Context: one part of a larger RNA
């Protein structure tokens, strides 16, 4: 160098886009670098391999041959790799035509509920627990009517159902706006794939300017519970939770499974969409795509289990592991207001 592996044993980068690199379909045709091959220089001895010989033998030593798996020149080969030229269309990508859809952003817009204020009605209790108390209420509370105020969050519909790279997205109605799916094969000619760096986006909870604030609610204050209760349980209650702008950039960012093509028995749900047969139409019913669940064969795993949505078979490319603990820490660095985050060791120890 080779050789091993990452669902759970240590191991997929939170996730895209995407530079370098790295690898890439099919037909010819030129080169001949990379590769095979013949020849010629070189590749000091000494070592080491082997035959043989000397010293009584060995160790040593001495002759030969082999080897120096290497380097250069020069001729030759042309299948693969590569280069340049030309083609092709199976890979990409585009066009017409259509339908699905809580993909994204901005604007209005609506109902139910919750708490507040006003009136009206009416009198002692209300809330809360396991028991209660602390709280509210005769200054009129709770219930119950009618106005209004505001703020968040949108029952049912809701479904291993939709969408989205991932974070995630659910009241309706307009604008802008991204992606993918299908049926036509009309156009382009490999324009792919992966991606170190780099640039975007990235839940909650935290920060910084400024709004807003119903409800719920860390901190905190009452109250009980207990040996004690810095909790669990009860009354309250403030950042925060919402909106604009900018910052953090982490998470069990999980399918604890990277992305791409490609091969590989089946069954049976389900969302979308095509076509066929049937129908006055539709619906059931057959087929075929693409997502998306269960359930099982081969094979695969230490078992669990996975099983055309692979953990099977097979390639390319990137990330990443190498005994627990110290330790995801120290010091430096790099970024951030900060809180931190990213990189990331050693001494010691078993």
């Nucleotide at each position: 160098c080779u050789g091993g592996g990452c669902g759970u044993a240590a191991a997929g980068g939170g996730u895209g886009c995407g530079u370098a690199g790295g690898c890439g379909g099919u037909c010819a045709a030129a080169u001949a670098a990379g590769u095979c091959u013949a020849a010629u220089g070189u590749g000091a001895a000494a070592u080491c391999u082997c035959a043989g010989a000397g010293c009584c033998u060995a160790a040593c030593u001495c002759u030969g041959a082999a080897a120096c798996u290497g380097c250069a020149u020069c001729g030759g080969a042309u299948a693969c790799u590569a280069u340049u030229u030309g083609g092709c269309u199976a890979g990409a990508g585009g066009u017409u035509g259509g339908g699905a859809g809580g993909g994204g952003a901005g604007a209005c817009u609506g109902g139910a509920a919750u708490u507040c204020u006003c009136g009206g009605u009416g009198u002692a209790g209300c809330a809360g627990u396991g028991a209660a108390a602390u709280g509210c209420g005769u200054a009129g509370a709770u219930a119950u009517c009618g106005a209004g105020a505001g703020g968040a969050a949108c029952a049912c519909c809701a479904g291993u159902g939709g969408c989205g790279a991932a974070g995630g997205c659910g009241a309706g109605u307009c604008u802008c706006u991204g992606g993918a799916c299908c049926a036509a094969u009309c156009c382009u000619g490999a324009c792919g794939c992966u991606g170190a760096g780099g640039c975007a986006c990235g839940a909650a909870a935290g920060c910084c300017a400024g709004g807003g604030g119903a409800g719920c609610a860390a901190a905190c204050g009452g109250g009980a519970u207990u040996a004690g209760a810095u909790a669990c349980c009860c009354c309250g209650g403030u950042a925060g939770u919402c909106c604009u702008g900018g910052c953090c950039c982490u998470a069990a960012a999980c399918g604890g499974u990277g992305c791409a093509u490609g091969u590989u028995u089946g069954c049976u749900g389900u969302a979308a969409g095509a076509g066929g047969a049937a129908u006055c139409g539709a619906c059931c019913c057959c087929u075929c795509u693409u997502g998306u669940g269960g359930c099982g064969g081969a094979g695969c795993u230490a078992a669990c289990g996975c099983g055309u949505u692979a953990a099977a078979c097979a390639u390319g490319c990137c990330g990443c592991c190498u005994g627990g603990g110290g330790a995801g820490u120290a010091c430096g660095g790099u970024c951030g207001c900060a809180a931190g985050a990213u990189u990331a060791a050693a001494a010691c120890u078993c």
Predicted 3D model of a 350-nucleotide part of an RNA (small-subunit ribosomal RNA, central domain) from a metagenome.